Predicted 3D model of a 71-nucleotide RNA (transfer RNA) from an archaeon. It matches the Rfam family "tRNA". Rfam's curators write: Transfer RNA (tRNA) molecules are approximately 80 nucleotides in length.
[in-house]
RNA sequence: UGUCUCAUUGUGUAGUGGUAGCACAUCAGGUUUUGGUUCUGAUAGUCUAGGUUCGAGUCCUAGUGAGACAA
Numbered sequence: 001u002g003u004c005u006c007a008u009u010g011u012g013u014a015g016u017g018g019u020a021g022c023a024c025a026u027c028a029g030g031u032u033u034u035g036g037u038u039c040u041g042a043u044a045g046u047c048u049a050g051g052u053u054c055g056a057g058u059c060c061u062a063g064u065g066a067g068a069c070a071a
Base pairs, nucleotide, nucleotide: 001070002069003068004067005066006065007064010024011023012022013021018054026042027041028040029039030038047063048062049061050060051059
C1' cells in the first nucleotide's frame, strides 16, 4: 500500500428484512444452621454517522477499532 473478515447486555455466542435469543456472570427472593448446590424473578445489549424500506442487528455508503493474507 492492496484485498478480505469481524464488531450484538459484564463475558462468550446465535439471529432467512417483521416483538433481539441462549449460556455463564450480577442483583433480589425461596430452600439450607451457614456456605455451596438447586428453584423463581429482575436489571442490562445491536461500534459511529447517514441512506433504502411501511419496517434494518440484517441491505447500501462513509468512518472508527480489531484481525487475517499478499507485497